[in-house]
RNA sequence: AGAGUUUGAUCCUGGCUCAGAACGAACGCUGGUGGCGUGCUUAACACAUGCAAGUCGAACGAGAAAGUUUCCUUCGGGAAAUUAGUAAAGUGGCGCAAGGGUGAGUAUCACGUGAAUAAUCUGCCCUCGAGAUCGGGAUAACAUGGUGAAAACUAUGCUAAUACCGGAUAAGACCACAUUUCAUAAGAAAUGCGGUAAAAGGAGUCUCAAUCUUCACUCGAGGAUGAGUUCGCGCAACAUUAGCUUGUUGGUGAGAUAAAAGCUCACCAAGGCUACGAUGUUUAGCCGGCCUGAGAGGGUGAACGGCCACACUGGAACUGAGACACGGUCCAGACUCCUACGGGAGGCAGCAGUGGGGAAUAUUGCGCAAUGGGCGAAAGCCUGACGCAGCAACGCCGUGUGAGCGAUGAAGGCUUUAGAGUCGUAAAGCUCUGUCAAAUGGGAAGAAUUUUGACGGUACCAUUAGAGGAAGCGCCGGCUAACUCCGUGCCAGCAGCCGCGGUAAGACGGAGGGCGCAAGCGUUGUUCGGAAUUACUGGGCGUAAAGGGCGGGCAGGCGGCGUGAUCAGUGGAAAGUGAAAGCCCUCGGCUCAACCGAGGAACUGCUUCCCAUACUGUCAUGCUAGAGGAUGGGAGAGGAGAGUGGAAUAUCCGGUGUAGCGGUGAAAUGCGUAGAUAUCGGAUGGAACACCAGUGGCGAAGGCGACUCUCUGGACCAUUACUGACGCUGAGGCGCGAAAGCGUGGGGAGCAAACAGGAUUAGAUACCCUGGUAGUCCACGCCCUAAACGAUGGAUACUUUGUGCAGCGGGUAUCGACCCCUGCUGCGCAGGAGCUAACGCAUUAAGUAUCCCGCCUGGGGAGUACGGUCGCAAGGCUGAAACUCAAAGGAAUUGACGGGGGCCCGCACAAGCGGUGGAGCAUGUGGUUUAAUUCGACGCAACGCGCAGAACCUUACCUGGGCUUGAACUGCAGUGGACCGGUGCAGAGAUGUACUUUCUCCUUCGGGAGCUGCUGUAGAGGUGCUGCAUGGCUGUCGUCAGCUCGUGUCGUGAGAUGUUGGGUUAAGUCCCGCAACGAGCGCAACCCCUAUUUCUAGUUGCAAACAGUUCGGCUGAGCACUCUAGCGAGACUGCCUGGGUAACCAGGAGGAAGGCGGGGAUGACGUCAAGUCCUCAUGGCCCUUAUGUCCAGGGCUACACACGUGCUACAAUGGACGGUACAAAGAGUCGCGAAGCCGCGAGGUGAAGCUAAUCUCACAAAGCCGUUCUCAGUUCGGAUCGCAGUCUGCAACUCGACUGCGUGAAGUUGGAAUCGCUAGUAAUCGAAGAUCAGCACGCUUCGGUGAAUACGUUCCCGGGCCUUGUACACACCGCCCGUCACAUCACGAAAGCUGGUUGCACCUGAAACCGGUGGGCUAACCCUUAGGGGAGGCAGCCGUUUACGGUGUGAUUGGUGAUUGGGGUGAAGUCGUAACAAGGUAACC
Repeated sequence: AGAGUUUGAUCCUGGCUCAGAACGAACGCUGGUGGCGUGCUUAACACAUGCAAGUCGAACGAGAAAGUUUCCUUCGGGAAAUUAGUAAAGUGGCGCAAGGGUGAGUAUCACGUGAAUAAUCUGCCCUCGAGAUCGGGAUAACAUGGUGAAAACUAUGCUAAUACCGGAUAAGACCACAUUUCAUAAGAAAUGCGGUAAAAGGAGUCUCAAUCUUCACUCGAGGAUGAGUUCGCGCAACAUUAGCUUGUUGGUGAGAUAAAAGCUCACCAAGGCUACGAUGUUUAGCCGGCCUGAGAGGGUGAACGGCCACACUGGAACUGAGACACGGUCCAGACUCCUACGGGAGGCAGCAGUGGGGAAUAUUGCGCAAUGGGCGAAAGCCUGACGCAGCAACGCCGUGUGAGCGAUGAAGGCUUUAGAGUCGUAAAGCUCUGUCAAAUGGGAAGAAUUUUGACGGUACCAUUAGAGGAAGCGCCGGCUAACUCCGUGCCAGCAGCCGCGGUAAGACGGAGGGCGCAAGCGUUGUUCGGAAUUACUGGGCGUAAAGGGCGGGCAGGCGGCGUGAUCAGUGGAAAGUGAAAGCCCUCGGCUCAACCGAGGAACUGCUUCCCAUACUGUCAUGCUAGAGGAUGGGAGAGGAGAGUGGAAUAUCCGGUGUAGCGGUGAAAUGCGUAGAUAUCGGAUGGAACACCAGUGGCGAAGGCGACUCUCUGGACCAUUACUGACGCUGAGGCGCGAAAGCGUGGGGAGCAAACAGGAUUAGAUACCCUGGUAGUCCACGCCCUAAACGAUGGAUACUUUGUGCAGCGGGUAUCGACCCCUGCUGCGCAGGAGCUAACGCAUUAAGUAUCCCGCCUGGGGAGUACGGUCGCAAGGCUGAAACUCAAAGGAAUUGACGGGGGCCCGCACAAGCGGUGGAGCAUGUGGUUUAAUUCGACGCAACGCGCAGAACCUUACCUGGGCUUGAACUGCAGUGGACCGGUGCAGAGAUGUACUUUCUCCUUCGGGAGCUGCUGUAGAGGUGCUGCAUGGCUGUCGUCAGCUCGUGUCGUGAGAUGUUGGGUUAAGUCCCGCAACGAGCGCAACCCCUAUUUCUAGUUGCAAACAGUUCGGCUGAGCACUCUAGCGAGACUGCCUGGGUAACCAGGAGGAAGGCGGGGAUGACGUCAAGUCCUCAUGGCCCUUAUGUCCAGGGCUACACACGUGCUACAAUGGACGGUACAAAGAGUCGCGAAGCCGCGAGGUGAAGCUAAUCUCACAAAGCCGUUCUCAGUUCGGAUCGCAGUCUGCAACUCGACUGCGUGAAGUUGGAAUCGCUAGUAAUCGAAGAUCAGCACGCUUCGGUGAAUACGUUCCCGGGCCUUGUACACACCGCCCGUCACAUCACGAAAGCUGGUUGCACCUGAAACCGGUGGGCUAACCCUUAGGGGAGGCAGCCGUUUACGGUGUGAUUGGUGAUUGGGGUGAAGUCGUAACAAGGUAACC
């Protein structure tokens, strides 16, 4: 510090996810040891048991018992001493308000920080001053009674005090008044005059007293400490909480308090708080700090420390220096316990512990030795504070599980290309060490100060033995370090995101290996980071989310030039504070570290004060550049009202006139003989204003369009004596605001939602047509939304250019209008810098800056729900969440596609010729059948295809019979022998069995080699599966003209350019131009055949001349010609004319051939997971007495049917018969097979010739010349069937071909549809070959005869190039929307039902304080006549306040609810086709 993920790829926007650190954690697996820390985050749930606050006899009175000793004794016991002034209890003092726990409540002066207290208190402690005198009456304990189960209560009697009370004394203390001084207002200090206190106490020295000492005590002053109160600032969310408040705000007076104050009360006034967020609701203890982060921030508030609050829940006071009191009191409530039912007791959020809750959190331990606290004079006592120990890997830190040598690279595992590689110096083995743990022995510091150590026989030290007792967890597709095998087969499973798994999974499970960390490792949860993804540091808003529809404007924010003042902001210096701990630095102590100690720094803050005065603010005073104003002009669909006009539509009246009109893609509905449409004249009525008209004008926007008048707003130009910053923006509020819509009343010609009819259609609730009502128009009032758009808020300033239009000027010019130069304002276009993700914007900014406002933070859910508010309604404004996805999106790129466009080509259409589709047959396929009908091929590009030839074989299929190292191959070991061959028998055969023949070569004689049978073992074999694991081969687009690269240039990039453009071509063929220049694969050419020809050669070919001839080139002779087959020539737009820059095109000449002469071979980058595992090769999987192999028979040849490809026909351009002519290319020795003879024929016989320009197949046929048939199911057609034969073959039954005779079916030119062909082509005619024993209507090749037509490119199909749109990229056979049906999830509404919280009103009203009363009771003091009275007090009663409770009525927030509503998600459901292309009616608001 970044990375993954949207796309075919790219850039951007944007979310999601990961890598880091941390934790009071939990869970899974595992677990040696030590140190230091930490340990109920949940139920402030309930608690058994024990302990956690007592102490003082030196304040006081009283005062045991057991036991022991002595004495007495009636032997039962009693007395005394001691125990002991002890225990226990009581009065009194101090403490119990600390320490310890918890975080429920509390959004608050609770907390933090800084101030104030001149508005206060402060026990114990310290310092100083003064004092401590005279008296009195009670009471508990105790005793005796009483009540009660108990707890406890009560009556009478006795008694003490440092308990209580009265008097004296007294100040500078307190209160009232007066004076003086000081002061920040309220006040402070000093002086003078009147009322308030004590324990003659305890102890010690001493015999006692006094005195003294010490501890207590009283008053006052001061200090210290602690506390109270007040104030500035800071301190959570929600505005779908906007108004709150009546003691409320203030005053006067009084009361209360330690203390100011509505704190309380009476009266008076009507205030106070709030958009800088009151009130309400929700959540929450606050802070130092802790975690994270570069920081700013964000999160958090365990442990430690400070503060606050609470102590079963609610209320209340008492005591006290301090409480409204955790281990106190009273009352009410809930709960638990005891009870004799009358009544009582209790409060672990102290330490342990229990139950419960929970994912989850420890011992009912030891000790007061240390530190600290309470009491005490002290000894001491108490102390679950604390110090320790126990449990827990909960965290941090340390340490160990050994070290060195050791290669036959052992065994074994895993992998393997079978060679080896790896675990791996790892192990074994050898040599060592002794940390930890263990045992034994010694043994602390912590103690200050004589005593005193829980920890603890602990830490530590020494000795001993021996590698022994001590390693796991996660991961290994990318992110992210680490790879293979096996298993599984979209199953099981994994997954943080992307995503893996459908038979070769580095992603699942196991194994081997590796990587990472390590006594831990992973997972889960949470926080920060990465996230600049809330942006202060540090983001944005034309199109990605985002500019308010527009204006005027209150508050607020910001604000021109100069001078002076001030010093609030701002900057600097100083002081105080910012507790300690923590973080950081340095040093030190535990062997190190964690941990701990000391010092420093820091604590970015707040307060006070001083200095500075540039800037901002404030005050004062000026200026004119901003703003405003004055005068004069012209422009304008700016607004409102009133009036006027013509054209057109419609309707009505009248005339003319006759059969149609109208409408459409085509029609129909409709109108019309009752006279339409058309045309002429007249009238009525409403709405809108042609031309002008223009990226022209005006307005803030919406918007504004005939003409005239009235009223009226704004902008602009020119001139300018004025004012003097008066400005900009603008939350809320206010006004305006298209269309549609609503209300009332008018109006209504045309148009036209709804609606009706007609068409279209599968349907057509649409598009089209005929009608037609609201509405559109006017007046008044609402509504308040738009793709209200420049998708661009307003203002100001600055920043290169060119050009057009509109308005007003200036200059120049002219007779004048133009023209030209120039200033301001407005509206446009092009384009530079700059900006931008790009597109683009570009002085009218989206550039450079400032100010103000609005808005955004992933997509969907959703602009929805609920709430509020506005509206008559429709609805508007405001505006979520649950849930769900990993994307949604912007711009641009390359393709593909379009019922987009342009250009071009092709037997693509058209023009023609002939077919197919109808018939019969052949053949292939589907289907069906079957034991099997083997398998593959399926649009073009499967279907006379693999198959260039299934009777057996082939053959892969079926049935049956056999074999198991096998039919064929290789090696090894063992064993036998020649092998081969022949014959007989059984059998369907394979096979079995019997007989017969029988080794070879070399040799060192030991043996070895070869061949072969058997046994065993490695292994064979498979037309079994996967063509979607593959190679190779092939088809197809397509013989279409395309497909790319290097360098350069452009672009952030994908990419572009080149390859586009203008021409031209069959062609990316060539030319020209051009940021391109070149190149490659394709095209063309080079190759073959063919068309002409020279030369060479002349047999098997030829035959012109000569000779012979059986008349046949047969022979001699010959090679001229034909021909054969070799080398060459020839054609190149080379020449001419015309056009053109050129390429090239048109025409012509010559030529056998002319513009590629014709044909073939040749198939770019790639596409189709195209075809083939059954040609071959091959990975993997599967079978192994069978899915291998041998054999016999059967099947592949089936047959209601459907399709493809063909053959033969339907006839006279023909059939039949007779005669007769002319090819080419091939094949042949396991062959072609002549002549001759036989047969009607297929064929037989025969054997010559031929390894072929020689012989044979082999007579070519159509054609031509004749004869006949005469339009018919025929002398057409030949299927089918019968009989008889021939040939091949081991064998023609299933199941061959052919021949003869007989039979003589359908069929009379073929529906919709569809195929081929552009010249030696179609059509037609025959010939040959491959395969092959035989079998050809198929295939391939060959020649013979030999046409018609092409105007042309509108349309169909396919293709090429350019361009355009795109939401497609599996690429239109694409994508995708909505209803319905089903399942499921969350949410809303809902008659209601049921909880929580809370307001108001009223009722009741405990305890308690306070107030009143107090006739009952009453020790201290006073008076007294001694009876009593007074003062004072108490009980009781009444009242104010008031908790709990109750009633009523609201608010708010949950739960639940039949039913209901939409939403999300889901595999291949249904219906349509809305959107994306002109998406087939442009889309959208």
Model confidence (mean pLDDT): 84 of 100. A computed fold for a 1485-nucleotide RNA from an uncultured bacterium, annotated as small-subunit ribosomal RNA. Rfam family: Bacterial small subunit ribosomal RNA. Its family is annotated with structural constituent of ribosome and ribosome in the Gene Ontology.